[in-house]
RNA sequence: UGGUGAGGUAGAGGCGCGGUGAUUCAAGAGUACCGGUUGUGAGAGCGGGGAGCUUGAUGAACUGCCGGGAAAGGGGAUACCGCCGAAGCCCAUGUCUCCCCGGACAUGUGGCUGGGCCGUCAGUGAAAAACUGCCGGACUGUCACCGCAUGUUUCCCUUGGCAUGCGGUGGAGAGCUAUCUCACGA
Numbered sequence: 001u002g003g004u005g006a007g008g009u010a011g012a013g014g015c016g017c018g019g020u021g022a023u024u025c026a027a028g029a030g031u032a033c034c035g036g037u038u039g040u041g042a043g044a045g046c047g048g049g050g051a052g053c054u055u056g057a058u059g060a061a062c063u064g065c066c067g068g069g070a071a072a073g074g075g076g077a078u079a080c081c082g083c084c085g086a087a088g089c090c091c092a093u094g095u096c097u098c099c100c101c102g103g104a105c106a107u108g109u110g111g112c113u114g115g116g117c118c119g120u121c122a123g124u125g126a127a128a129a130a131c132u133g134c135c136g137g138a139c140u141g142u143c144a145c146c147g148c149a150u151g152u153u154u155c156c157c158u159u160g161g162c163a164u165g166c167g168g169u170g171g172a173g174a175g176c177u178a179u180c181u182c183a184c185g186a
Stems, first nucleotide, its partner, number of pairs: 003184009014084001016083005022078004033068005039062001043055004047101004087113004091108006114140002117137003121133004142171012
């Protein structure tokens, strides 16, 4: 000193990501459920099935009427916290629970996705909210290559390099920018 490899630190993308038994609002819902009553007459409930348990002619489930009447998950706003594979999904293992499925949590140098927005479909959901997944669309950040323009590199010119702007194509976050240490090389 332009390079190569390994490790560390600090940052950037923007309606950026996630969390909080915090406060509040809407919805959930006049629903579930409880009591009374009419009708009816044998099942009903515990996430689904099996098993098991509880309950039922002292009237189950359901319907009509009257009275009372929630909550959770999810969402908005404010505040605070952790951050930039932030995070999400899939797969595997384990736990919650007698077995299977589903669900929740934890682990995995296992796999996919740079990011937000909009839309079709599918799933979860009370839902035309929201979330998740595949696909599509334009947008955006970053790097590489190509082209053009400007500036700069000793006084001028040329070539090359570098920086910035614009345009095109392509890639992926194990990335990108800056910086430090070690090793190799010139």

Predicted 3D model of a 186-nucleotide RNA (Lysine riboswitch aptamer) from a Bacillota bacterium. The coordinates come from a structure-prediction model, not an experiment, and the mean pLDDT is 78. Lineage of the source: Bacteria > Bacillati > Bacillota. Its Rfam family is "Lysine riboswitch aptamer". Gene Ontology term of the family: lysine biosynthetic process.